The RNA shown here (Glycine riboswitch aptamer) has 88 nucleotides and comes from Metabacillus litoralis. Taxonomically the source falls in Metabacillus (Bacteria, Bacillati, Bacilli, Caryophanales). Rfam family: Glycine riboswitch aptamer. Rfam's curators write: This family represents the bacterial glycine riboswitch. Rfam links the family to the GO term glycine biosynthetic process.
RNA sequence: AUGAGAAUAAGGGGAGAGACUAUAUGUAUAUAGCGCCGAAGGAGCAAACAACUGUGAAUCUCUCAGGCAAAAAGACUCUUAUUUGACG
Numbered sequence: 001a002u003g004a005g006a007a008u009a010a011g012g013g014g015a016g017a018g019a020c021u022a023u024a025u026g027u028a029u030a031u032a033g034c035g036c037c038g039a040a041g042g043a044g045c046a047a048a049c050a051a052c053u054g055u056g057a058a059u060c061u062c063u064c065a066g067g068c069a070a071a072a073a074g075a076c077u078c079u080u081a082u083u084u085g086a087c088g
Stems, first nucleotide, its partner, number of pairs: 005084009018034001020033005035068003041064001042062003048055002
């Protein structure tokens, strides 16, 4: 000195589903009720490996939690900066 990839930070993009009903209250929230969503988090599993009934992934499944106007959040992704660094 090339800089795949990884980590962190900031900024941007970012879906789905009742502004539901009742009471307190009058934006919301809390309690109760019914209906839904999956992309915070969480949980479960295939092949394979193993022979411990074990390890074992997700955008799959479940909805405990979270969410169902806006706001906030949001898996994932882009840009920039910093650090590290495969390969050459």